[in-house]
Context: one part of a larger RNA
Molecule: small-subunit ribosomal RNA, central domain
Organism: metagenome
C1' cells in the first nucleotide's frame, strides 16, 4: 500500500464553532474542462507474444505481423453525468411572527432546617466512643433542656430510567440580563448545505498563584487501640473544600458507540408544543384520540463471536473526519512544544517473548 476494522478483543479525538480541503437538492440555457466515440502523428532499436525460415536440433539467430513506459498530442464530433458561467425553484440550510416548557448561563437580593461557637437561664456528673476499649471533653459546671447572638457552608421533602444543555455540567425564592432547542404559521431568502486536516474556545476533581474566608468534612500528621499495623476502627487535626482574579487541560471526560443525511414490523410508558372530542370544581384544569418533536422499556426482519443492538441501531446505504495492526519494553527514553510548578500534548527503539 492493497485489504479488513473501531460497544466489550487493538482502535471515536472530552465537547463543540470554524479555515483549506473533500463530498453536496430539483431544473433550463451555453460552454466544450473532466469524460466518451473516431481519425492522424508519436511512444528508437534489442527485448516480449504469434507464425515462418536459416545453422543436423535446440538455445541462438533472421524474416513479417502484434503489442509495448497502461501515455504524450493535432483534427473531427457527442453532451447523459462532472465542472464552468448565466437564469429559474422550494423540499435542504437559514430568517420572521406566535404563544409555551425547563435545576440552561451570568450577576444581584431575600429565606430555610440543621451544624458549630459564644452569652444568660435551669440543670447534676457524667458525656462521647466501640466488637470491647482507650486517647478526648467534664466540678474553672460538661453533656442535657431554654431564651438569644455571631459565623460559614449547603439547599431536604417536592425529585421521577422527569427537564435543560455541544460536552463538563446544571436543584431554596425572587428580579434583572442573556443563549438554545420544541412546537404552529408555510410569510421571508434562495442550496446560503454536510464534515472539518491545521486553528480557536469551553472543559468534573485534584494541583498551582495572589487575596480574603474557614461552621461542618477532611488528604497529610499526632495520638488510642492492636502481637505489631505505614491500614481498616476511634478521638484531634493541617492543606484543601468555599469567594474573587489568573493558570492546568487532565478523568471509567462512558452510551465504552464521531458528525450529518436516506431508509426499513410493531408494541407499550414518559416529557414539550399544536390540535379535535369529552367533561367538571371554569382552571396555567381533567381524560382520551390525533401529528411533530425529546426521552424509556420491549421487539420482527436484518446484524453480532457471543452477550446483546433492533427507527434514540450494533440494521441497508451516502459524504467526510479521528483513530486501530500481536504482549512486553511504554504512553518510557529523546527532540520539539505548552506549563511558574505539578505536569500536558507530540512520540520511537534497542531487547524480550
Nucleotide at each position: 500500500u492493497u485489504g479488513g476494522g473501531c460497544u466489550u478483543a487493538a482502535a471515536g479525538c472530552g465537547u463543540u464553532c470554524g479555515u483549506g480541503g473533500c463530498c453536496g437538492u430539483c431544473u433550463u440555457g451555453a460552454u466544450g474542462u473532466g469524460u466518451c466515440u473516431u481519425u492522424g502523428g508519436u511512444g528508437a532499436a534489442a527485448u516480449u507474444u504469434c507464425a515462418c525460415a536459416g545453422c543436423u536440433u535446440a538455445a541462438c539467430u533472421g524474416u513479417g505481423a502484434a503489442g509495448c513506459u497502461u501515455g504524450c498530442u493535432g483534427g473531427a464530433g457527442a453532451a447523459a453525468c462532472u465542472a464552468u458561467c448565466a437564469g429559474g425553484c422550494u423540499u435542504g440550510a437559514g430568517g420572521a411572527c406566535a404563544g409555551g416548557a425547563g435545576a440552561g448561563g451570568c450577576c444581584a437580593a431575600a429565606g430555610g432546617a440543621a451544624c458549630u461557637u459564644c452569652u444568660g437561664g435551669g440543670g447534676u456528673a457524667a458525656g462521647g466512643g466501640u466488637g470491647a476499649a482507650a486517647u478526648c471533653u467534664u466540678c474553672u459546671g460538661a453533656a442535657c433542656c431554654u431564651a438569644g447572638a455571631a459565623g460559614g457552608a449547603c439547599c431536604a421533602a417536592c425529585a421521577g430510567u422527569g427537564g435543560c444543555g455541544a460536552a463538563g455540567g446544571c436543584g431554596u425564592u425572587u428580579g434583572g440580563c442573556u443563549a438554545g432547542a420544541a412546537u404552529g404559521u408555510g410569510c421571508c431568502u434562495g442550496a446560503c448545505g454536510g464534515u472539518g486536516a491545521g486553528g480557536a474556545a469551553c472543559g468534573a476533581a485534584a494541583g498551582c498563584c495572589a487575596g480574603g474566608g474557614u461552621a461542618g468534612c477532611g488528604a497529610a500528621a499526632c495520638g488510642g487501640a492492636u502481637a505489631g499495623a505505614u491500614a481498616c476502627c476511634c478521638g484531634u487535626g493541617u492543606a484543601g473544600u468555599c469567594c474573587u482574579g489568573g493558570c492546568c487541560g487532565u478523568a471509567a471526560a462512558c452510551g465504552a458507540u464521531g458528525c450529518a443525511g436516506a431508509c426499513u414490523a410493531g408494541g407499550u410508558g414518559g416529557a414539550g408544543c399544536a390540535u379535535a372530542a369529552c367533561u367538571c370544581u371554569u382552571g396555567u384544569g381533567g381524560u382520551u384520540g390525533u401529528g411533530c418533536c425529546c426521552u424509556g422499556c420491549c421487539g420482527a426482519a436484518g446484524g453480532g463471536a457471543a452477550a446483546c443492538c433492533a427507527c434514540u441501531a450494533a440494521g441497508u446505504c451516502u459524504g467526510c473526519c479521528g483513530c486501530c495492526u500481536g504482549g512486553g519494553g511504554a504512553g518510557u527514553a529523546u527532540g520539539g512544544u505548552c506549563g511558574c510548578a505539578a505536569g500536558g500534548c507530540u512520540g520511537a527503539a534497542a531487547c524480550u517473548u